[in-house]
Molecule: small-subunit ribosomal RNA
Organism: uncultured deep-sea bacterium
RNA sequence: GAGUUUGAUCCUGGCUCAGGACGAACGCUAGCGGCGGGCUUAAUACAUGCAAGUCGAGGGGUAACAGGAGAGCUUGCUCUCGCUGACGACCGGCGCACGGGUGCGUAACGCGUAUGCAACCUGCCUUUUACUGGGGAAUAGCCCGAAGAAAUUCGGAUUAAUACCCCAUAGCAUCACGAAUUCGCAUGUUUUUGUGAUUAAAGUUUCGACGGUAAAAGAUGGGCAUGCGCGACAUUAGCUUGUUGGUGAGGUAACGGCUCACCAAGGCAACGAUGUCUAGGGGUUCUAAGAGGAUGAUCCCCCACACUGGCACUGAGAUACGGGCCAGACUCCUACGGGAGGCAGCAGUAGGGAAUAUUGGACAAUGGGCGAAAGCCUGAUCCAGCCACGCCGCGUGCAGGAAGACGGCCUUCUGGGUUGUAAACUGCUUUUAUAAAGGAAGAAAAAGCCCUUGCGAGGGAAACUGACGGUACUUUAUGAAUAAGCACCGGCUAACUCCGUGCCAGCAGCCGCGGUAAUACGGAGGGUGCAAGCGUUGUCCGGAUUUAUUGGGUUUAAAGGGUCCGCAGGCGGACCAUUAAGUCAGUGGUGAAAGCCCAUAGCUUAACUAUGGAACUGCCAUUGAUACUGAUGGUCUUGAGUACAGACGAGGUAGGCGGAAUUUAUGAUGUAGCGGUGAAAUGCAUAGAUAUCAUAAAGAACACCAAUUGCGAAGGCAGCUUACUAGACUGUAACUGACGCUCAUGGACGAAAGCGUGGGGAGCGAACAGGAUUAGAUACCCUGGUAGUCCACGCCGUAAACGAUGAAUACUCGAUGUGUGCGAUAUACCGUACGCGUCCAAGCGAAAGCAUUAAGUAUUCCACCUGGGGAGUACGCUCGCAAGAGUGAAACUCAAAGGAAUUGACGGGGGCCCGCACAAGCGGUGGAGCAUGUGGUUUAAUUCGAUGAUACGCGAGGAACCUUACCUGGGCUAGAAUGCGAGUGCCCGACUCAGAAAUGAGUCUUUUCUUCGGAACACGAAGCAAGGUGCUGCAUGGCUGUCGUCAGCUCGUGCCGUGAGGUGUUGGGUUAAGUCCCGCAACGAGCGCAACCCCUAUUCUUAGUUACCAGCAUUUCGGAUGGGCACUCUAAGAAAACUGCCAGCGCAAGCUGUGAGGAAGGUGGGGACGACGUCAAGUCAUCAUGGCCCUUACGCCCAGGGCUACACACGUGCUACAAUGGUCAGUACAGAGGGUAGCGACACAGUGAUGUGAAGCCAAUCUCAAAAAGCUGAUCUCAGUUCGGAUUGGAGUCUGCAACUCGACUCUAUGAAGCCGGAAUCGCUAGUAAUCGCGUAUCAGCAAUGACGCGGUGAAUACGUUCCCGGGCCUUGUACACACCGCCCGUCAAACAAUGGAAGCUGGGGGUGCCUGAAGUCGGUAACCGAAAGGAGCUGCCUAGGGUAAAACUAGUAACUGGUGUUAAGUCGUAACAAGGUAGCCGU
Repeated sequence: GAGUUUGAUCCUGGCUCAGGACGAACGCUAGCGGCGGGCUUAAUACAUGCAAGUCGAGGGGUAACAGGAGAGCUUGCUCUCGCUGACGACCGGCGCACGGGUGCGUAACGCGUAUGCAACCUGCCUUUUACUGGGGAAUAGCCCGAAGAAAUUCGGAUUAAUACCCCAUAGCAUCACGAAUUCGCAUGUUUUUGUGAUUAAAGUUUCGACGGUAAAAGAUGGGCAUGCGCGACAUUAGCUUGUUGGUGAGGUAACGGCUCACCAAGGCAACGAUGUCUAGGGGUUCUAAGAGGAUGAUCCCCCACACUGGCACUGAGAUACGGGCCAGACUCCUACGGGAGGCAGCAGUAGGGAAUAUUGGACAAUGGGCGAAAGCCUGAUCCAGCCACGCCGCGUGCAGGAAGACGGCCUUCUGGGUUGUAAACUGCUUUUAUAAAGGAAGAAAAAGCCCUUGCGAGGGAAACUGACGGUACUUUAUGAAUAAGCACCGGCUAACUCCGUGCCAGCAGCCGCGGUAAUACGGAGGGUGCAAGCGUUGUCCGGAUUUAUUGGGUUUAAAGGGUCCGCAGGCGGACCAUUAAGUCAGUGGUGAAAGCCCAUAGCUUAACUAUGGAACUGCCAUUGAUACUGAUGGUCUUGAGUACAGACGAGGUAGGCGGAAUUUAUGAUGUAGCGGUGAAAUGCAUAGAUAUCAUAAAGAACACCAAUUGCGAAGGCAGCUUACUAGACUGUAACUGACGCUCAUGGACGAAAGCGUGGGGAGCGAACAGGAUUAGAUACCCUGGUAGUCCACGCCGUAAACGAUGAAUACUCGAUGUGUGCGAUAUACCGUACGCGUCCAAGCGAAAGCAUUAAGUAUUCCACCUGGGGAGUACGCUCGCAAGAGUGAAACUCAAAGGAAUUGACGGGGGCCCGCACAAGCGGUGGAGCAUGUGGUUUAAUUCGAUGAUACGCGAGGAACCUUACCUGGGCUAGAAUGCGAGUGCCCGACUCAGAAAUGAGUCUUUUCUUCGGAACACGAAGCAAGGUGCUGCAUGGCUGUCGUCAGCUCGUGCCGUGAGGUGUUGGGUUAAGUCCCGCAACGAGCGCAACCCCUAUUCUUAGUUACCAGCAUUUCGGAUGGGCACUCUAAGAAAACUGCCAGCGCAAGCUGUGAGGAAGGUGGGGACGACGUCAAGUCAUCAUGGCCCUUACGCCCAGGGCUACACACGUGCUACAAUGGUCAGUACAGAGGGUAGCGACACAGUGAUGUGAAGCCAAUCUCAAAAAGCUGAUCUCAGUUCGGAUUGGAGUCUGCAACUCGACUCUAUGAAGCCGGAAUCGCUAGUAAUCGCGUAUCAGCAAUGACGCGGUGAAUACGUUCCCGGGCCUUGUACACACCGCCCGUCAAACAAUGGAAGCUGGGGGUGCCUGAAGUCGGUAACCGAAAGGAGCUGCCUAGGGUAAAACUAGUAACUGGUGUUAAGUCGUAACAAGGUAGCCGU
């Protein structure tokens, strides 16, 4: 820097990524070289070989080898001789304490750094001085013998030394006692000197020398002490008896409780003792801008260790890796009696593990040991081998080359794109590889020789010596020849398409992909990145300012302690002086080397290496400076306090008093209810309640005043009064003189609830009981009621103890209200001090907001925070009578949790408004019968779709066949239809047979036109295109429903806001309307509204047949005819209505009016017209269409059946239940439509449906056609009827191939239910409802009572907006945004995971007591050995280890048990979010 919380935003905050690094490992891959690195795990166990020897110039000697001499003879062999070179074993010297390995232990003077030793040692080396005389006794070896399997041991005899001992000599050594003297902070110490005592030595020799002894000094190496620094945990707070100190002694190289005896009682610790856990430390290394954080491989320094534990010996040096003794574990050998061993040296083996190499070469170089030297030894070292483990370098070719080849992939598809100048092909080069030839540096010496030199030593010439290695390097030859992979391609993050798969398989670092069109899985093509490597995993730092010193925070996100007092600590007013601790500057020492950085140089370059510089920010010492801080001394008054005066208040504690109310008791009056609720009931009451009055008692709380007020540190404090007591404030400026601020630990106070003891108890009231409510109701409501509430004393110590805001000081614009003082003459007004509030500027803040009472600007101190959950839980500890409080984790789990604000949506939130939404009315549905649709059921099939509103007389505006998609059966397979089509000549028609038909077989008949080429028509093989009412309406187009004909939905510019967004569109009016007006940081605009369109209501003009007929004529009396366009009407055009006029109200818009006028009046009535969008609404079965599926079938043909089934349920209708009616007779008036495969007048027949005949009409002409309700008259007289017509019998008519399943209609007979319909529910505001008939589409016919139209008759009611439903605007709350059909909590049930408790069981480390106690040091010691020194033996203390006992700590495990977390669709409820339906929350 980025991704990730949200619908979007800003913030807080975690998680994740991009970078670098590694002793790495794993996967795929691999050409070369250089330089480095290579058991991080089992300090597990180790076979085998090697890793420390050397000296004969210390010695006795001679086992092996060689030379020489001698002897024997078998003439090439044997024997002898230490004579020589040499040398096994042995004595002796030096070395073995170095070099090499590992990191167990160790939190320590262990390491680092700086000092000190006046408290010390130091072999070999250097310098200096002195000395090196005499003697003695042994012992290895060798030889002999013995024991034993062996290791080894024992005995005897004999022998040497530079081995051992004794004597002499000696002081600048050591010790004791003195004297003088120097220096020092002290203990002390330097130098000189006196007396006494004690201790030395080794030889070899080639005569050059090398050694030996004593002493002093140096160098080197070590020892000890001290300051400072170097982990975690306080859920480890007290630890300590040799402990702390002293005196004395012992011991040590040396100081010291190092050890011992005695004395004292100290010592350490919150600046973290003690305990537990972890860990070698440093130079460094990695990272980071730095500060830091992490690290301690390789290399260097120090430490520790050497199978585990203990112990000493030797030695200059060890408590000794390749020495010893003892104990233990383990391994091996064994003759079972005993023995041997220690790779954390180099190789190597087993084991462990993700994982780490050769049983190599050489001492050529460097270094080490021994030696006089040659030399020997050296797994130190130098080299080589293995491993891409890392870093660095090189290469795998370069140039040209377009038919942009083939192939692959993609595609909009025969066209193109891409792979791609890539390849082929042409030319060039040869690093590297291969072959051949040449071929290093690393080597200089030492020794020996010559010269110089008194000695150290110096100089010169020549020679010898290479593991690596015939290696590096150089040259030549050949030829592109020998050499490219890995990861990734959704975003972060560079890089995209196709196929497969279908929440499967899988991916994933985070967000997240995958449920049929996946750039995210798998493959392919292409691309991107890095490259002999590339990825993954692990770890560390970074990013992370996410522990914040640099450099964060705490009103609401995590976070201010409930409040005050206050010790330690931190910080602190003004002036002067001194000092110099902090601070600053200079100088000196140190800060090893390597590393880092800079420069130069050497390998062809680089890595790597070398040289020089710088740096090492540190520590110590010293000199100086003195502003600030500190310290010390002095002074001051402004901070702080005191005094005096004043005034204030529900401040506190204790006592006294008061009235109202309540309840109870008694008495009285009085009678039937009271009480309570949404409504009730429980309860009280005729034994007299409630109500009213009087009297009495009790306890608790104090109306009005009262407030936005006052007081208090907080909790908190309220009737009046008394006593005691505390306090801030104001004024005066008298006193003290910094006495101050803050405060971990600590102390005190601390609401309510709760606990203990004793009182008290009126009202209220957890628990509890009853009554209700409810599906339930362990609740809300009601009636009762115990603890408690009250008092005294003692505990508890917590609250949403809140201003969610720690205390103190200073500073920083204003306005206004109020409390208590003071000042000015004053009650006005003003000033001032301290409080309590409101608003606002700058500033701050994520915003909301804060704003002199800061959340602003600064300083000081304290407290607290570091993702959510687990969890304020567990364990431990402290406190508490208990309840519990305080302190306070982890495993595991999630990618969020959260704050503020925004836009919506929602609310059983609020305000305003509208709608047949309610109300007011009229008529229905729900009850009956039937019709129709749906569900369900049934069925071979009952095809499919539509399903709250917005499905259900819907698609369907016509299911007997057809339709038809369904079922059963029979058939066909380029197919039932259409196009192209070689070819054929028919096709059509009639007939026969089989069959249910489709179909199959067959018979008869056999074309028109012609320019004779052919055309029309029909059939038609192969082939190209079939077909599908199969799936997906959640892939789609189109169309449609609904919110809703609701008044809304947006944009541009500007302005406001960090931003999402807001403003405009809100507000005040008004409207049917975001309609219009006014106002306004907005000004304008668009889609909607309205208008423009159609019908209708009025008039006029034009026109006059088929419509009409006023007047005239004719008439069969019918506009029938002549005639007439006047009227009606028809159908084209025009006019008319705009709140235009008037009155009132109003700023205006507009509203009101029995106003005028007008056919019509405020949108005249009706229709068409449906904004942005919502419902993944409906339709793949109207149609179209992507994808998928079927292809002798999911396609096509045919017959029959089904869609019409029927216990039942629902919707929509029709007809009724009757007298406002039925029946009969008579009689009147429409509109709009239809008609030639048709309407059919009229006549006749039939009771009728209808039939027979038939005029007219392609229609303002003919016809369907009768309109009906109505009106007039008659009859019926309230009944299951002369209501009602279902059902059923019989007989018919019509359509049609065909009315059985399954048509309509007619006649006759039959005459069911039903007497107005429960809960509930629907429509309608005027030519409307209601009621009456008529027509049309579809159609052969019709199940039409449906749908769509038409006219006739023609009402009632609307007070009003409280309520129900739906909608609009504003506002409010929200934990909702898939948006309340939302979200979400807890128990129970299931699975999994980690975890707490737990009787018990099993380990681990440590401590304590007691017993035992090896080796060994030290101490003691008469008997034995020794002349002695001394030794053996015995013994005492200590101690490793072992045993035992009790307790603590810490792990593992555990029957059982507790909660927790996680997990698409389990159970029960509905606690929270809206007033969440009882506001929520906190403590108890």